[in-house]
Predicted 3D model of a 75-nucleotide RNA (transfer RNA) from a Clostridiales bacterium.
The sequence is in RNAcentral, with records from ENA.
The coordinates come from a structure-prediction model, not an experiment, and the mean pLDDT is 82.
Lineage of the source: Bacteria > Bacillati > Bacillota > Clostridia > Eubacteriales.
Rfam family: tRNA. By type it is a transfer RNA. About the family: Transfer RNA (tRNA) molecules are approximately 80 nucleotides in length. Gene Ontology term of the family: triplet codon-amino acid adaptor activity.

RNA sequence: GCUGGCGUAGCUCAACGGCAGAGCACCCGCCUUGUAAGCGGAAGGUUGUCGGUUCAAGUCCGACCGCCAGCUCCA
Numbered sequence: 001g002c003u004g005g006c007g008u009a010g011c012u013c014a015a016c017g018g019c020a021g022a023g024c025a026c027c028c029g030c031c032u033u034g035u036a037a038g039c040g041g042a043a044g045g046u047u048g049u050c051g052g053u054u055c056a057a058g059u060c061c062g063a064c065c066g067c068c069a070g071c072u073c074c075a
Stems, first nucleotide, its partner, number of pairs: 001071007010024004018055001027041004048064005
């Protein structure tokens, strides 16, 4: 330099172009003599950035940034 994949909640990951969700963690409550476990609930998001397409974009298109893998050239 080229090609491909990935980027969404604190973490691990979902989400036919049509309400952004789950598990764990954190917080509150129940249970317990108490703790853990278990059960119930609440909260938590500029979907990497900037543009484009569309009535509507996490999703499609372009550029860029970051991470991972492969390939090539030079030394």